[in-house]
C1' cells in the first nucleotide's frame, strides 16, 4: 500500500418565524411566561415476560413447542463461553438430540435404493457337453454356476488402503485407519486422551410418523376498574280506573277545558359519553467492584413524549455532505429507512451515508 473478518457509533446542523400536544406557574376568561415532545429500528407481530380477566383439587393421556454441554436471565426459541463436525490459507464464519427401537418413503437414471434377484465384466476349480489320445489327464465350449476386484448409472451403490489367499473373488485372513463394546484418567458437563476385546452389526431421510427428555390453562389495555344522560325496557311504591288520578289556564285555592286506563316517584341492570389503567421503570448516564464472557453488586446522579381519528410541523436564511454540470468562480437536484398507542426484554427484516476500535492475509520499505 491493497484484499479481507468482528464489533461499535452516528445517521444532518443552527438561528429567526408562524403552529400543535402535555405538563408547571401567573392572571382570570383566554390569555402570557416557563419547561418537555419519535426511533435504531418506533416496524414485522415472531418469541419470552409483566399486568388484568376468565378457568383451575392432584395425577395421568391428548395436543403444541424446543433439542450438544455448563452458565446468564423474571422468562424465552434469546445471549456467553465451550464441546463436537463442516467451510476458509487465516481473522472469522455455519450447524447440532436418537436411523446398530419399530413402521414408513427414496422421483429420474440405473441391473440393483436395502433381504444384493449379476447389465458389461471376470472366472468357469466344481458339476456338465464336445474332441483328442496315452483312459484318466489335456483341450475346448461358456451350459449350470461361482463372484461386490473393475466398469456403468445416481445426491447417494453395503467400511478404507494394502497386503495374503483364491479359478476368479470377497474381513475369507492379517498390518493400519474406521466402527461397536468394555475399562482406565481428565473435565461440573458437552467430550477429550489411552488401553483391552469383537471381524464388523452398519445407505440416506425425524421440517415422515415415532422414541428420549423438557416446557406449556386460555384471552388480551377494543385486558380490566370507576362514574354515569336521552329512548325503549325491568322491578318495587303511591294514587287513580267516571265517586275524575293527571295535564291547560291560575302565584295559590275554587273554578272551568280536555280527558284516560293509566299517570307519578324511586331503585337497578346497562348504551353513548366521561375517568382511570397510563407513564418511577427487571430505568438511563458516570464511577468504583466481581467475573474469560454474558451478566451481577455497590455508591452517586437524572426524569425522560403521552395522542385518541390521533400532537411531535411547516416556510426562510446560512452552513455541513452526496449526485451532475463548469477552466474556474459557481450553478441545478438531493439528504436514507421509517415513525410511538398497555410497558418490557429478544430476534428478525429496512436503511442514502458517515466516522471508529480491534484482528487476519498478501506485498514492499526499514
Nucleotide at each position: 500500500u491493497g484484499g479481507g473478518g468482528u464489533g461499535g457509533a452516528c445517521g444532518c446542523a443552527u438561528g429567526a418565524u408562524c403552529g400543535c400536544u402535555c405538563c408547571g406557574g401567573c392572571a382570570g376568561a383566554u390569555g402570557c411566561c416557563g419547561g418537555a415532545g419519535a426511533g435504531g429500528a418506533a416496524a414485522g407481530u415472531c418469541c419470552g415476560a409483566a399486568c388484568a380477566c376468565c378457568a383451575c383439587a392432584g395425577g395421568g393421556u391428548a395436543c403444541g413447542g424446543u433439542g450438544g454441554u455448563u452458565c446468564g436471565u423474571a422468562a424465552c426459541g434469546c445471549g456467553a463461553a465451550c464441546u463436537u463436525c463442516g467451510g476458509g490459507c487465516a481473522a472469522c464464519c455455519g450447524g447440532a438430540g436418537g436411523a446398530a427401537a419399530g413402521u414408513g418413503c427414496c422421483a429420474c437414471a440405473g441391473a440393483a435404493a436395502a433381504u444384493a434377484c449379476a447389465c458389461c465384466g471376470c472366472c468357469g476349480a466344481u458339476g456338465g457337453a464336445a474332441u483328442g489320445c496315452g483312459u484318466g489327464c489335456a483341450u475346448u465350449c461358456a451350459c449350470a454356476g461361482g463372484u461386490a476386484a473393475g466398469g456403468u448409472u445416481g445426491a447417494a451403490a453395503u467400511g478404507g488402503c494394502g497386503a495374503g489367499g483364491u479359478a476368479a473373488g470377497a474381513g475369507c485372513u492379517c498390518a493400519c485407519c474406521g466402527c461397536u463394546u468394555c475399562c482406565g484418567u481428565g473435565g461440573u458437563g458437552a467430550c477429550a486422551c489411552g488401553g483391552a476385546a469383537g471381524g464388523c452389526a452398519g445407505g440416506g431421510u425425524a421440517a415422515a410418523c415415532c422414541c428420549c427428555a423438557c416446557c406449556g390453562g386460555g384471552u388480551g389495555c377494543a385486558a380490566g376498574a370507576c362514574c354515569a344522560a336521552a329512548u325503549a325496557g325491568g322491578g318495587a311504591g303511591a294514587c287513580g280506573c267516571u265517586u275524575g288520578a293527571a295535564g291547560g289556564c291560575u302565584g295559590c285555592c275554587c273554578g272551568u277545558c280536555u280527558g284516560a286506563a293509566g299517570u307519578c316517584u324511586c331503585c337497578g341492570g346497562g348504551u353513548a359519553g366521561g375517568u382511570u389503567g397510563c407513564a418511577c421503570g427487571a430505568g438511563g448516564u458516570g464511577c468504583c467492584g466481581g467475573g474469560c464472557g454474558a451478566c451481577c453488586g455497590g455508591c452517586a446522579u437524572c426524569c425522560c413524549a403521552g395522542u385518541u381519528a390521533a400532537a411531535u410541523g411547516a416556510u426562510c436564511a446560512u452552513g455541513g455532505c452526496c449526485u451532475g454540470u463548469u477552466u474556474a468562480g459557481g450553478c441545478a437536484g438531493g439528504u436514507a429507512c421509517a415513525g410511538a398507542a398497555u410497558u418490557c426484554g429478544g430476534c428478525u427484516u429496512a436503511c442514502a451515508g458517515u466516522c471508529c476500535a480491534c484482528c487476519c492475509c498478501a506485498u514492499u520499505u526499514u